[in-house]
RNA sequence: GUUGGUGUAGCACAGUCGGUAGUGCGUUUCAUUCGUGAUGAAGAGGUCGGAGGUUCGAUUCCUCUCACUAGCA
Numbered sequence: 001g002u003u004g005g006u007g008u009a010g011c012a013c014a015g016u017c018g019g020u021a022g023u024g025c026g027u028u029u030c031a032u033u034c035g036u037g038a039u040g041a042a043g044a045g046g047u048c049g050g051a052g053g054u055u056c057g058a059u060u061c062c063u064c065u066c067a068c069u070a071g072c073a
Base pairs, nucleotide, nucleotide: 001072002071003070004069005068006067007066010025011024012023013022019056027043028042029041030040031039049065050064051063052062053061
């Protein structure tokens, strides 16, 4: 240089033939315990890497771009 892949909650990931985003761990509160742990219940936490386009509607489709990564040169 070129062709791909990945980017979603603090961490690891799922999701979607386009219809107002979820799981596990973690975290907060409560219950249980003499206490810790374990267990149970409830909650908080996300401009879905960024910008633009199509659309009534985009995490999803298209274009550009950024970071990381793989192949080829």

Model confidence (mean pLDDT): 81 of 100. A computed fold for a 73-nucleotide RNA from Oceanobacillus chungangensis, annotated as transfer RNA. The source organism's lineage runs through Bacteria, Bacilli, Caryophanales, Bacillaceae and Oceanobacillus. It matches the Rfam family "tRNA". Rfam classes the family as a transfer RNA.